[in-house]
């Protein structure tokens, strides 16, 4: 890339550089020059998959998140983990 499979109401932010846009998509609603977005630091959840355990578990490795129920509704929608191909 598309394909199966799970899970999406609970958690968890400061800094610095940048500098006007973002929350996928459409309609709301909403956040944002009291800094949005994206990079980098360092903190932090959470346990999908490896690992260690008899097991509960634990947070070592890979990964994911860290405004709002996956912001609400809607769709043949998305997101993310693990898997064949």
């Nucleotide at each position: 890339c598309g394909c199966u499979c799970a899970u999406c109401a609970a958690g968890a932010g400061c800094g610095g550089c940048u500098g006007a846009g973002g929350g996928a998509c459409a309609g709301g609603c909403c956040c944002u020059u009291u800094g949005a977005u994206g990079c980098c630091g360092c903190g932090g959840c959470a346990a999908c998959c490896g690992g260690c355990g008899a097991a509960c578990g634990c947070a070592c490795g890979g990964u994911g998140c860290c405004a709002a129920u996956g912001c609400c509704u809607g769709a043949u929608c998305g997101a993310u983990g693990a898997g064949a191909g």